[in-house]
RNA sequence: CUUGUCAAAAGCAAACCUGCAGUAAUGCAGGGACGCAAAGCCACGGGUCCUCUCUUGUGAGGAUAGCCGGGAUGCCGAGG
Numbered sequence: 001c002u003u004g005u006c007a008a009a010a011g012c013a014a015a016c017c018u019g020c021a022g023u024a025a026u027g028c029a030g031g032g033a034c035g036c037a038a039a040g041c042c043a044c045g046g047g048u049c050c051u052c053u054c055u056u057g058u059g060a061g062g063a064u065a066g067c068c069g070g071g072a073u074g075c076c077g078a079g080g
Stems, first nucleotide, its partner, number of pairs: 001079004011036002016031006034066001041071002044069003047064006
C1' cells in the first nucleotide's frame, strides 16, 4: 500500500420488552441478537424523518453515522 474467502482474539448490537429523557423524530441504561471488517468518530454534500413557521414557495431548529457519498483515524488476519 492492497485486501476481508479462511483462522484466532477482541468489539458493536436491529426488531422486540422494561425504565428514564424529549412536543416529536429519536436518545440513554438494562435485557435481547437481525446483522456488522469500521454497525468506532465527524451532520460536510445528498436522502429520509420530526417540530415550529408559513405568503403553501420556502425558511428556521432538530434527528438519523445501522440510507448513500465524503473526511480524519483504528484492531486482527492475508498478500505485496